[in-house]
Context: one part of a larger RNA
RNA sequence: CUGGGCGUAAAGCGCAUGUAGGUGGCUUGACAAGUUGGACGUGAAAGCUCCUGGCUUAACUGGGAGAGGUCGUUCAAAACUGUCAGGCUUGAGGUUGAGAUAGGAGAGCAGAAUUCCCGGUGUAGUGGUGGAAUGCGUAGAUAUCGGGAGGAAUACCAGUGGCGAAAGCGGCUCUCUGGUUCAAUACUGACACUGAGAUGCGAAAGCGUGGGGAGCGAACGGGAUUAGAUACCCCGGUAGUCCACGCUGUAAACGAUGGAUACUAGGUGUAGGGGGCAUUAACCCCCUCUGUGCCGAAGCUAACGCGUUAAGUAUCCCGCCUGGGGACUACGGCCGCAAGGUUAAAACUC
Numbered sequence: 001c002u003g004g005g006c007g008u009a010a011a012g013c014g015c016a017u018g019u020a021g022g023u024g025g026c027u028u029g030a031c032a033a034g035u036u037g038g039a040c041g042u043g044a045a046a047g048c049u050c051c052u053g054g055c056u057u058a059a060c061u062g063g064g065a066g067a068g069g070u071c072g073u074u075c076a077a078a079a080c081u082g083u084c085a086g087g088c089u090u091g092a093g094g095u096u097g098a099g100a101u102a103g104g105a106g107a108g109c110a111g112a113a114u115u116c117c118c119g120g121u122g123u124a125g126u127g128g129u130g131g132a133a134u135g136c137g138u139a140g141a142u143a144u145c146g147g148g149a150g151g152a153a154u155a156c157c158a159g160u161g162g163c164g165a166a167a168g169c170g171g172c173u174c175u176c177u178g179g180u181u182c183a184a185u186a187c188u189g190a191c192a193c194u195g196a197g198a199u200g201c202g203a204a205a206g207c208g209u210g211g212g213g214a215g216c217g218a219a220c221g222g223g224a225u226u227a228g229a230u231a232c233c234c235c236g237g238u239a240g241u242c243c244a245c246g247c248u249g250u251a252a253a254c255g256a257u258g259g260a261u262a263c264u265a266g267g268u269g270u271a272g273g274g275g276g277c278a279u280u281a282a283c284c285c286c287c288u289c290u291g292u293g294c295c296g297a298a299g300c301u302a303a304c305g306c307g308u309u310a311a312g313u314a315u316c317c318c319g320c321c322u323g324g325g326g327a328c329u330a331c332g333g334c335c336g337c338a339a340g341g342u343u344a345a346a347a348c349u350c
Stems, first nucleotide, its partner, number of pairs: 004321003007304002012318001014201004021194003025088007033081002035077007042069001048066007091191001092188002094185006103177007110154001115149007125136002162169002206247006215241002220236004258317006266295011299306002323350003332343004
């Protein structure tokens, strides 16, 4: 390379938008590039296959035939692919009317709690632990009542509930804004799918500048434990955690499962809609669309398990894997303020 694979054995890019490229619904006509058939030309010799001959045989070798091609010219066919012209509505998009929503950004507001400050009451402890001690407290603590300050987070509702591409999103109100579902549809008419590069988004920690700092809390100090204890436990506590702007670009970024489309038994929850039955009305019940769970037919799987939300049956496109270690490394390139990230070997060894 071929072949085979990618939930857990090596292997799905963290997620999206989208360029080139690849692939692409139903139908009519034309063309004949691909495609198919015929004819002609060519495909040296050797070699290959078959037949046959020569050395005792074989290897070797002589003769004959055939095969061998992304080949050329020409004639023909028109199903499929393609190209051109035209049509269609189921894919896709749009329109109208409803719906749900912690989707995003900004601003304002609220209550509970912790801490601190001031004042009152009040007196000797408090706190913490397995037990203690460090700590705090007669300069009046802890407890309790009143007042004030400030920061961060939003109990209950809350739910294998909802929304978002993923990361993620949860008090209330307002403004701006995105996606999505259902129903109807007399509009457009394949406008689609995927997507190398590229671009954007991207938890936490970390970095830069300036703010902020209640609680928590790497580092650090102290008290314990212990043979030791650079820990687990306790008392403190800086960076950080918060905000604005800019960088970083990684995670067990996980469903360890790329995206799209179609097909293939059911049962049972739950969320949002629509229709029917019923009714004064709302339920119940039946049907249906979309999401989200559980259990399971067939089938698949090494097994575990998956099973209309597939890991089943198929098609299209992308990414990735190829024994373990060395090595998510070195060197070089690119990116970054740095930390580092990304791309990514070999010697050697089992």